RNA sequence: CAGGCCGGUCGGGCGAUCGCGGCUGUCGCUUGCGGCAGUCGAGGAAAGUCCGCACUCCACAGGGCGCGGCGCCGGGUAACGCCCGGGGAGCCGUAAGGUUCCGGACAGGGCCACAGAAACAUACCGCCCGUUCAGGGUAAGGGUGAAAAGGUGGUGUAAGAGACCACCGGCGCGGCAGUAAUGCCGCGGCCAGGUAACCCCCGCCGGGAGCAAGGCCAAGCAGAGACCGCCUCUCUUCGGAGAGUAAGGACUGCCCGUCCAAAGGUCUCGGGUGGGCUGCAUGAGCGGACGGGUGACCGUCCGCCUAGAGAGAUGAUCGCCGCCCCCUUCGAUGGGGGUACAGAAUGCGGCUUACAGACCGGCCUGAGUU
RNA sequence: GCCCCCAUCGUCUAGGGGCCUAGGACGCAGCCCUUUCAAGGCUAAAACCGGGGUUCGAAUCCCCGUGGGGGCA
Numbered sequence: 001c002a003g004g005c006c007g008g009u010c011g012g013g014c015g016a017u018c019g020c021g022g023c024u025g026u027c028g029c030u031u032g033c034g035g036c037a038g039u040c041g042a043g044g045a046a047a048g049u050c051c052g053c054a055c056u057c058c059a060c061a062g063g064g065c066g067c068g069g070c071g072c073c074g075g076g077u078a079a080c081g082c083c084c085g086g087g088g089a090g091c092c093g094u095a096a097g098g099u100u101c102c103g104g105a106c107a108g109g110g111c112c113a114c115a116g117a118a119a120c121a122u123a124c125c126g127c128c129c130g131u132u133c134a135g136g137g138u139a140a141g142g143g144u145g146a147a148a149a150g151g152u153g154g155u156g157u158a159a160g161a162g163a164c165c166a167c168c169g170g171c172g173c174g175g176c177a178g179u180a181a182u183g184c185c186g187c188g189g190c191c192a193g194g195u196a197a198c199c200c201c202c203g204c205c206g207g208g209a210g211c212a213a214g215g216c217c218a219a220g221c222a223g224a225g226a227c228c229g230c231c232u233c234u235c236u237u238c239g240g241a242g243a244g245u246a247a248g249g250a251c252u253g254c255c256c257g258u259c260c261a262a263a264g265g266u267c268u269c270g271g272g273u274g275g276g277c278u279g280c281a282u283g284a285g286c287g288g289a290c291g292g293g294u295g296a297c298c299g300u301c302c303g304c305c306u307a308g309a310g311a312g313a314u315g316a317u318c319g320c321c322g323c324c325c326c327c328u329u330c331g332a333u334g335g336g337g338g339u340a341c342a343g344a345a346u347g348c349g350g351c352u353u354a355c356a357g358a359c360c361g362g363c364c365u366g367a368g369u370u
Numbered sequence: 371g372c373c374c375c376c377a378u379c380g381u382c383u384a385g386g387g388g389c390c391u392a393g394g395a396c397g398c399a400g401c402c403c404u405u406u407c408a409a410g411g412c413u414a415a416a417a418c419c420g421g422g423g424u425u426c427g428a429a430u431c432c433c434c435g436u437g438g439g440g441g442c443a
Base pairs, nucleotide, nucleotide: 001366002365003364004363005362006361007360008359009358010357012321013320014319015318016317017316018315020041021040022039023038024037025036026035027034028033029032043341047352048351050350051349052348053347054346055210056209057208058207062256063255064254065253067206068205069204070203071202072086073085074084075083076082087102088101089100090099091098092097103201104200108199109198110195111194112193124142125141126138127137128136129135150168151167152166153165154164155163169191170190171188172187173186174185175184176183177182214278215277216276217275223269224268225267226266227265228264231244232243233242234241235240248260249259250258251257285304286303287302288301289300290299291298292297322339323338324337325336326335327334371442372441373440374439375438376437377436380396381395382394383393388426399413400412401411402410419435420434421433422432423431
């Protein structure tokens, strides 16, 4: 210098005019509106609503059966399916690095189309024994398939075979290192498939609903139908006491079971309003410095207050500058065009998706110079 | 704003891992029949919303996106 990889940050700037929403102050009156001044006013994703929380309401005697999610190990966190660090296997790349998967298939069940003899216990061809018929041995070779008896070589044998041997792969045991996943070494022939994003087993987590949750106030309305009940039994000192009985509802997946109720109750259909305040902006908050940690992150101190609409504000125009492209030009000047994705609605932490471009740091490969 | 559901020929649908090169009905096109039209018969074309993953194998199972529909004061 060229090409590339990873991580992080930003995502136009300044000014003028007109306009919009919130808050504060002040003035005016028609007392909840208007004028004036000041101040604040979208994002890295505000999006998809895919996870996890906060918050709020409902439920919360007991027992049983279910349902959903997650899954290598360690850590972070309020929590997570997120993040950080580490491990194993496969694939891509010369490399930096990227990417996908990873509890269990000797607890059990299901499935493995077609082909093939056979898809989990089996001999079709072949080989050997036997003898030409039956039978037996054999997973070395052929063929089928996505997958066929650990693989290669040798010994061995009638032919063969972990039957035996060497190396490699897996599994188990022991030792060492590590918190652990796991790695290394040694020993043992222990070696009969895959699938759990099929059921299932193991471990962990999860009660349900969602700010149109919920609370307060104001205004307004019309009821109708169906069903179950206002009871029964026992004792009695005649005051009463005890026990039982339901249509339906609650236990927010279901069942058992329990509870609700003594004159009312349950269910269904219909009618009215659709206004105001609150929840709702000091918070797992932001910025800086220091410290701890490889890191995610945590701690201490200092400083800051930073949107709250309700058919839903945050916009439009102009000027100058910045960046990119095109034309002219030797070059400049000049002229023209472009400047993304997108927009809060209870709040927060993530993930995913969309995105013109710009900057910073680290690393890899190639070429050149010293 | 929040919560659910769905997507297969032009339309309505079947299929829920292999027999799918995806079946049926209506419609469309061609041919036969008829003097002609209709009806009828035969034939053909025509689809798994897009991408990624699991698996030997995906319309089907999982994830992300796109589009559509419904409910909630």